RNA sequence: AGAGUUUGAUCAUGGCUCAGAGUGAACGCUGGCGGCAGGCCUAACACAUGCAAGUCGAACGGCAGCACAGCAGUAGCAAUACUGUGGGUGGCGAGUGGCGGACGGGUGAGGAAUGCAUCGGAAUCUGCCUAUUUGUGGGGGAUAACGUAGGGAAACUUACGCUAAUACCGCAUACGACCUACGGGUGAAAGUGGGGGACCGCAAGGCCUCACGCAGAUAGAUGAGCCGAUGCCGGAUUAGCUAGUUGGCGGGGUAAAGGCCCACCAAGGCGACGAUCCGUAGCUGGUCUGAGAGGAUGAUCAGCCACACUGGAACUGAGACACGGUCCAGACUCCUACGGGAGGCAGCAGUGGGGAAUAUUGGACAAUGGGCGCAAGCCUGAUCCAGCCAUGCCGCGUGAGUGAAGAAGGCCUUCGGGUUGUAAAGCUCUUUUGUCCGGAAAGAAAAGCAUUCGGUUAAUAACCGGGUGUCAUGACGGUACCGGAAGAAUAAGCACCGGCUAACUUCGUGCCAGCAGCCGCGGUAAUACGAAGGGUGCAAGCGUUACUCGGAAUUACUGGGCGUAAAGCGUGCGUAGGUGGUUUGUUAAGUCUGAUGUGAAAGCCCUGGGCUCAACCUGGGAACGGCAUUGGAAACUGGCUUACUAGAGUGCGGUAGAGGGGUGUGGAAUUCCCGGUGUAGCAGUGAAAUGCGUAGAUAUCGGGAGGAACAUCUGUGGCGAAGGCGACACCCUGGACCAGCACUGACACUGAGGCACGAAAGCGUGGGGAGCAAACAGGAUUAGAUACCCUGGUAGUCCACGCCCUAAACGAUGCGAACUGGAUGUUGGGUGCAAUUUGGCACUCAGUAUCGAAGCUAACGCGUUAAGUUCGCCGCCUGGGAAGUACGGUCGCAAGACUGAAACUCAAAGGAAUUGACGGGGGCCCGCACAAGCGGUGGAGUAUGUGGCUUAAUUCGAUGCAACGCGAAGAACCUUACCUGGCCUUGACAUGCAUUGUGUUCCCGGUGAAAGCCGGGUAGCUGGUAGCAAUACCAGCGCCUUGCACAGGUGCUGCAUGGCUGUCGUCAGCUCGUGUCGUGAGAUGUUGGGUUAAGUCCCGCAACGAGCGCAACCCCUGUGUCCUGUUGCCCGCAAGGGAUCUCUGGACAGACUGCCCUGUGAAACGGGGAGGAAGGUGGGGAUGACGUCAAGUCAGUAUGGCCCUUACGGCCAGGGCUGCACACGUACUACAAUGCUCAGUACAGAAUGAACCGAAUCCGCAAGGUGGAGGAAAUCUCUAAAACUGAGCCCAGUUCGGAUUGGAGGCUGCAAUUCGCCUCCAUGAAGCCGGAAUCGCUAGUAAUGGCGCAUCAGCUACGGCGCCGUGAAUACGUUCCCGGGCCUUGUACACACCGCCCGUCACAUCAUGGGAGUCGUUUGUAGCCGAAGUACGCGCGCUAACCGCAAGGAGGCAGCGUCCUACGCUAUGAGCGGUAACUGGGAUGAAGUCGUAACAAGGUAACCGUA
Repeated sequence: AGAGUUUGAUCAUGGCUCAGAGUGAACGCUGGCGGCAGGCCUAACACAUGCAAGUCGAACGGCAGCACAGCAGUAGCAAUACUGUGGGUGGCGAGUGGCGGACGGGUGAGGAAUGCAUCGGAAUCUGCCUAUUUGUGGGGGAUAACGUAGGGAAACUUACGCUAAUACCGCAUACGACCUACGGGUGAAAGUGGGGGACCGCAAGGCCUCACGCAGAUAGAUGAGCCGAUGCCGGAUUAGCUAGUUGGCGGGGUAAAGGCCCACCAAGGCGACGAUCCGUAGCUGGUCUGAGAGGAUGAUCAGCCACACUGGAACUGAGACACGGUCCAGACUCCUACGGGAGGCAGCAGUGGGGAAUAUUGGACAAUGGGCGCAAGCCUGAUCCAGCCAUGCCGCGUGAGUGAAGAAGGCCUUCGGGUUGUAAAGCUCUUUUGUCCGGAAAGAAAAGCAUUCGGUUAAUAACCGGGUGUCAUGACGGUACCGGAAGAAUAAGCACCGGCUAACUUCGUGCCAGCAGCCGCGGUAAUACGAAGGGUGCAAGCGUUACUCGGAAUUACUGGGCGUAAAGCGUGCGUAGGUGGUUUGUUAAGUCUGAUGUGAAAGCCCUGGGCUCAACCUGGGAACGGCAUUGGAAACUGGCUUACUAGAGUGCGGUAGAGGGGUGUGGAAUUCCCGGUGUAGCAGUGAAAUGCGUAGAUAUCGGGAGGAACAUCUGUGGCGAAGGCGACACCCUGGACCAGCACUGACACUGAGGCACGAAAGCGUGGGGAGCAAACAGGAUUAGAUACCCUGGUAGUCCACGCCCUAAACGAUGCGAACUGGAUGUUGGGUGCAAUUUGGCACUCAGUAUCGAAGCUAACGCGUUAAGUUCGCCGCCUGGGAAGUACGGUCGCAAGACUGAAACUCAAAGGAAUUGACGGGGGCCCGCACAAGCGGUGGAGUAUGUGGCUUAAUUCGAUGCAACGCGAAGAACCUUACCUGGCCUUGACAUGCAUUGUGUUCCCGGUGAAAGCCGGGUAGCUGGUAGCAAUACCAGCGCCUUGCACAGGUGCUGCAUGGCUGUCGUCAGCUCGUGUCGUGAGAUGUUGGGUUAAGUCCCGCAACGAGCGCAACCCCUGUGUCCUGUUGCCCGCAAGGGAUCUCUGGACAGACUGCCCUGUGAAACGGGGAGGAAGGUGGGGAUGACGUCAAGUCAGUAUGGCCCUUACGGCCAGGGCUGCACACGUACUACAAUGCUCAGUACAGAAUGAACCGAAUCCGCAAGGUGGAGGAAAUCUCUAAAACUGAGCCCAGUUCGGAUUGGAGGCUGCAAUUCGCCUCCAUGAAGCCGGAAUCGCUAGUAAUGGCGCAUCAGCUACGGCGCCGUGAAUACGUUCCCGGGCCUUGUACACACCGCCCGUCACAUCAUGGGAGUCGUUUGUAGCCGAAGUACGCGCGCUAACCGCAAGGAGGCAGCGUCCUACGCUAUGAGCGGUAACUGGGAUGAAGUCGUAACAAGGUAACCGUA
């Protein structure tokens, strides 16, 4: 720091997603150790049990319990033991009293301010503590405990009686204090303990002293209360709120100011700078993230606040309206003898519950701190420790070195090998951690005791302070740490490997199973699923999920935008607000600067130190961006003030104009009415029809009526803020511009709310109504046609008044101001010069328009009329859809307008430009594309191929053009792949190994359809060694048997492939290098002007060149020359000879727009001509660019993968491929007289031939037979038909046509039935030129006639491929059809129009609106009731202290009453939420229905508003 994802590709916009860091986390897999931290985020849900606040006997009466003196008794001589007694002592349950239970600990429900943070303030209190000061005198009456007697289950409680105090109450005194009318008045206390010389006292003690207390007061410190300023979440679909409300006077109340409370008076107070209401939330230091600014957050630690089962209340007290206190009400739980009682873990543990989820019913007061106490000490779930948990951070380890036979095994493999991999094993070392053994801290010093010094004192007691010595105290824990022993010994996983993103192969699976953060993988060769091997990353952890910040400049202060991507209000006027020209002085609010205070600690940062390091802990510093106070400065902004005229405005003079409103007037045209003329049509359309017309239309003439609109002028001309404004005249009226001179003196700009205007449609009332025309009717069109077209036609359009308030209300561009090169046109003014005339030139102001420097922009484009450079103000935007919808509100008569969401869903939606493709867009051009012609097909019969049907099988493939006489240049068997049946299994065929037998062979039999199976006989390879030889052995090579590797497959996949082929198309195109242009995709070149068959050539040009194509080079043919000379040619009867010609087949020549003319021209080139066999690529062939169609072919061959292996392989016989209601393609033969039949007469080319071609001759009507000359061929063979001549036929189903069928034959072949061809005789079908539609052909072509060849035994050939004979017609031309090329244009297409895409309906799922109601919750208003309690009132009851001689009083208690008031209740509103029959639209969903609205002129241009 970025990356992926919209497209065929590009740039920009824009969302979604990822990589980072973090967490009080959870889940999955895994798990060695230690240190330091952390640990109910959910139910402020309910809680069993234990503990969490006591202490003081030096305040008191006391003595239940314990211990001990003393006393008495018993046993006993005694020591001693036991019993009793004993407040005398240590102590102490319960009680009175004091202090503390307001701290510490927990939680975050409530609360948006009675809160928190920061900074200030004045009208206050403050126990314990510190300092100072003054006192501490003398009395009194009670009461608990206790005793006695009761009640009650219990909790508890009643009566009577006794008693103490540091408990309570008077009196005295009063330095301060408080009150005051300044005379004065009011108001206090408590003692306890230690010690003690003298003195007093029987004693206790007095007395003295010390310590601790007590009372009054003054200060301090600490703590607390109150007030103010500033800051602190969201909603305006919450806009008005408020009656003690706001202020005053006077009281009350409080520690204290204050409507805090009350009486009276006034009518205020808050709010767009957001009151009120609703929702949410403890706040802060800080924490996380970030470069920062910010954003998110508020666990642990620290400060503050609030709360303590829920609600209310006060008491006590220095302090509470009190977590472990009281009272009342409520809910819940428990006990109960049913009468009544008890309780509050949001203290520490722990339990249940909830939840994805969060620990032990541990140890200790040793330390730190707290309470009480003189102290010892007691208490302390605060705290310190331990336990559990990888929850996090930090550290350590799981070994180190060596080790190639590169072991084995695994995996892959091109089978060679590679990889795992120095990895392991082996060898040599080490011992952190763990285990065992041993040693062993710091955390502890106060206090106590002893002694000494000082203080105090009458005092060497006592007490206090300091020093020294001594002694005690450790939960953790025998822990940290140290030493030793053995021994590699005790210790590695998790995720990922398509891209982003580091890391790849094999197998399995086959749109299945599954993966997925985004893009997306999976439909038989998956680096994306699952497994394995290998690899990458991190590591005692690793992944996933959730959440926060970041990336995101995607809310933009730093730091974005608004012509077309989302976004300028339809337009103006103007309020608040914001902003504001030049100048003088002043001020000091902003601003700048110095100082002071504060900004708690911790944390972050810097720098030291301590744990072996680190995390962690700790010392110091910096920082804490802030606030407040104060001194100074005065440029700038602001305030006040003084001037000015450049902004703005006013007056005077002119100018142009469809600016607005009103009243009147005019002519043309349409329609209607009346009358005349006149006759059969008119009107309308693509074509028609509806309609009008013989009752007289249309047409035409004259007259009249009525409404609406104003031709020409008219102009990217004018005016207006916009909407908008167009005949003429008059009246009223707004604004603008120009020129100059006066005047005012910043009066200005913008403008949230507000107000006004605002096309068309629409609404209301009343008029008007000619034309046009929603709705509606009819006619057409159409598959349909609720449309487009036609004939009619009502609202409406017009006027007046009143509403509506929206438009693609657009320049898709807010207003104002300043600055920044120009050129040209035009409108309205002005100035100067020139001019005989109206016409010219230059300059200038204001408008309006075109082109364009710089600059800007994603590009398109904008460009002094900015979208340039800046300033001021307003409005608006933040992915698409849902949706401008729902709900709520405001407005409206209604229609509806304005404001304006969410759930859910998608990964895009959208902009500009590029290349293609396409268009029922345009231009240019070509082609037998049309046209002009000739002949066909489609109708018939037959042949042949295909589909379909049938079948045991009818093998398979080819399917628009570009399948269908195609593969097949030849299915009776074979072929043959298909079917039925019979057989074989290393196989019909190849190679190798092992094995048995045998030695190259040939013959025969049985069975059988054959194949096969079974059986018999016969012969006996080459070399070597041994041997006389026979023969034996060995080796080689064959054959055979058996077994193993393997063979074999026309089985599948042409969508895994090679190769080959078709097609666009023999169309003229397709590209590259360098350069240039463009941000880029790309463009340029290749476009343009001509020309060509051609991207052929020329010219021009930011292009210059080049390649593959075109053309040429090749072959055949057409002319000539030369050469060659048999089998050909010529002469000849022949033998033989010859070399002119025909010919054979070699080499050359020839044609190149080369020459001439003309025309145009710049050229290329075109037109004509000469010469020439041939003339403008002479004719024909071969030759097929980049590519398209996943085109065709696995069945020609090759080949990956998959599949079969006694069968999907192999052999054989028979059948089938030939099957026939039908449909289509391609052909042949015809339908006849340009013909047919018969007779006669001529003329080719190119081929073929040895299991072959086959002559003459003879036989047969013929097919053919016989025969066998000649021929491996310019020698032999095969050799024409149409044509021509003559004759017949005479327009008919025929002397046309030949199908079909019967009979008789021939040929081939093992075989002719299924299923061959040919001949003869007989038979003689359809058919008389073919509907819609459609094909070929432009010259030796079409048409027509025959001949040959391949395949082949034969043949279905009428097919295919060639050959020659005869031999036409027509082309004006490019409007149209088809195909193609180039340029251009539009596009929402890119799988590219066989594209894309819209809406209803049907089905499924999801969320949501409405909804009769119903349930819940919050809250307002008006009332009822009124617990506990404070205050006040009453003073009938009771009553110790004080007063009083007494009666009685003061005061108190109980009781009663009043105000306030919680819970509860009633009535009636409002808000929010849940649910609901039914209902509305919305979204989503591989293959549903109907149409075809949009994208091209989308076939009626599209779109906006309205009905």
Molecule: small-subunit ribosomal RNA
Organism: uncultured bacterium